This is a predicted structure of a 519-nucleotide part of an RNA (small-subunit ribosomal RNA, 5' domain) from an uncultured bacterium. Rfam family: Bacterial small subunit ribosomal RNA. Gene Ontology terms of the family: structural constituent of ribosome and ribosome. Model confidence (mean pLDDT): 82 of 100. The RNAcentral record of the full RNA draws on ENA, Greengenes and SILVA.

[in-house]
Context: one part of a larger RNA
């Protein structure tokens, strides 16, 4: 000098930040991922019209929940257990790769079929839930057709390179597509090519300590082949060879997420990795795959285990290292708050819905910064305190009283934001006729907050540590090697500037000291 700090004493306000460093310990409760009726079947309930045998029936409108289907749930948010590794950082490569939504371009969108949720009628079960029958739809599923610069095979030609090869052109054969909705304007669907974005893989270099760890290795190292993958590869497998790594530290053990950054230092360097950003890993513990463009998936599935809960004892349910919150641990770390107004995300044509992301508010002197606790005059140098050489003097001290001034701040009253850009809808203009421009036109959680004005009255606001030397600041009293102090030297045994109190002084100041840690 610094800190995600803690503790002691003290405390007026504001702005901006920060806030479980310990038990990746266990979690009550609520919320944190839905959305689309412009994909589909349907339709509780309500309103209304007609009818009525007064039970009801029919039509129109609005239309909840559940179901099938699509997209999303792989983002966003959390934590740092594991990991000494191509994990991260940096620089390259992919002639070894994939990429939903988005953008651009080209072509297509023909015909048919069988089911199944839901609904209805049952059944089993305490429940979770399961199950039988009948019936039905789709942008769900299946079949046929057509098709190419797609895929596979068969002969070619040319160009280029970096070994395998790549690219371009052209031929033949075979295989694989699609879905509708509509307000008739559109919007969607399928195939192909390119882009963008995101991801995957490989490599050079760098990346803690221990030799009181010296040898390690059997899919191990390499080869030919096959399988698998989006893709290369012992990634996996059969066969063959016997290799591969290591004092330039293999193997083993310990510790640890990495970086941008940040603290310190003149620098070299040393330390830290909290907040914010990037990458990685994980989601009760271990394993496994499914779906999908993408996961081996925090709020999905299955299996095993530990734990907790329900049970009619037969069987079931759960996973806060999301936001709040609880217990425990600890020196120690906050509200079971408001809003989607803004920014962004998902779905939707849109309106909009959802969003503990986010934006705000609450708590805490935890930090940094700013402001205030008055200003000017005022000597009889008042009283009181303290010291003294004591009828005297010194000091507290211009300090107070007293006089004048101001009102930051406080209190009260009044006014009162920016953050909002536009969306739907309406009007106008342009043209390539559904797009663009322009105009009009809702919406504020914070918050009656910030800020401004007026009134009022010095009014509402100072402490903490130290005073032997280092080190700025000294006297008296008490105590008497006691009580105690102390960072080091040391102080205290009867005049202690070092202990305790008082007066005075010094330093910093809404803080001041102590402790811990780093340079």
């Nucleotide at each position: 000098g610094a800190u995600g700090a803690a503790c002691g004493c003290u405390a007026g306000c504001g702005g901006c930040a920060g806030g479980c460093c310990u038990a990746a310990c266990a979690c009550a409760u609520g919320c944190a991922a839905g959305u689309c009726g412009a994909g589909g079947g349907g339709g509780a309930a309500g309103u209304u019209a007609c009818u009525u045998u007064c039970g009801g029936g029919u039509g129109a409108c609005u239309g909840a929940g559940a179901c099938c289907g699509g997209c999303g749930u792989a983002c966003g948010g959390g934590u740092g257990c594991g990991u000494a590794a191509c994990g991260c950082g940096u620089a390259u490569a992919c002639a070894a790769u994939c990429u939903g939504c988005c953008u651009u371009u080209c072509a297509c969108u023909g015909g048919g079929g069988g089911a199944u949720a839901g609904c209805c009628c049952g059944a089993a079960g305490a429940a979770a839930u399961u199950u039988g029958g009948a019936u039905u739809a789709a942008u769900a599923c299946c079949c046929c057709a057509u098709a190419g610069u797609a895929u596979a095979g068969u002969a070619g030609u040319g160009u280029g390179g970096c070994a395998u090869c790549a690219c371009a052109c052209a031929a033949c054969u075979a295989u694989u597509a699609a879905a509708g909705c509509u307000u008739a304007g559109g919007u969607g669907g399928u195939g192909a090519a390119a882009g963008a974005u995101g991801a995957g893989u490989a490599u050079g270099c760098g990346u803690u300590c221990u030799a009181u760890u010296a040898g390690c290795u059997a899919g191990u190292u390499g080869g030919a082949g096959a399988g698998g993958u989006a893709a290369c590869g012992g990634c996996u497998c059969c066969c063959c060879a016997a290799g591969g790594c290591g004092a330039u530290g293999a193997u083993a053990g310990a510790u640890a997420g990495g970086g941008g950054u940040u603290c310190u230092g003149a620098g070299a360097g040393g330390g830290a990795u909290g907040u914010c950003c990037c990458c990685c890993a994980c989601a009760c513990u271990g394993g496994u795959a499914c779906u999908g463009a993408g996961a081996u998936a925090c709020g999905g599935a299955c299996c095993a285990g530990a734990c907790u809960c329900c049970u009619a004892c037969g069987g079931g349910a759960g996973g806060c290292a999301g936001c709040a919150g609880u217990g425990a641990g600890g020196a120690a770390u906050a509200u079971u708050g408001g809003a989607c107004a803004a920014u962004g995300g998902u779905c939707g044509g849109a309106a909009g819905a959802c969003u503990g992301a986010u934006c705000c508010a609450g708590c805490c002197a935890u930090g940094c910064c700013g402001c205030g606790u008055g200003c000017a005059g005022g000597a009889u140098g008042a009283a009181g305190g303290u010291c003294u050489u004591a009828u005297g003097g010194a000091u507290u001290g211009u300090a107070a009283a007293c006089u004048g001034c101001u009102u930051u701040u406080g209190u009260a009253a009044g006014g009162g934001a920016a953050g909002a850009a536009u969306a739907a809808g309406g009007g106008c203009u342009a043209c390539g006729c559904g797009u663009a421009g322009u105009u009009u036109g809702a919406u504020g959680a914070c918050g009656g907050u910030a800020c401004c004005u007026u009134a009022u009255g010095a009014a509402u606001a100072a402490g903490c540590a130290u005073c032997g030397g280092c080190u700025a600041a000294c006297u008296c009293c008490g105590u008497g090697c006691c009580a105690g102090c102390a960072g080091c030297c040391g102080c205290g045994g009867u005049a202690a500037u070092a202990c305790g109190g008082a007066g005075g002084a010094u330093g910093c100041g809404a803080g001041c000291g102590u402790u811990a840690u780093c340079c």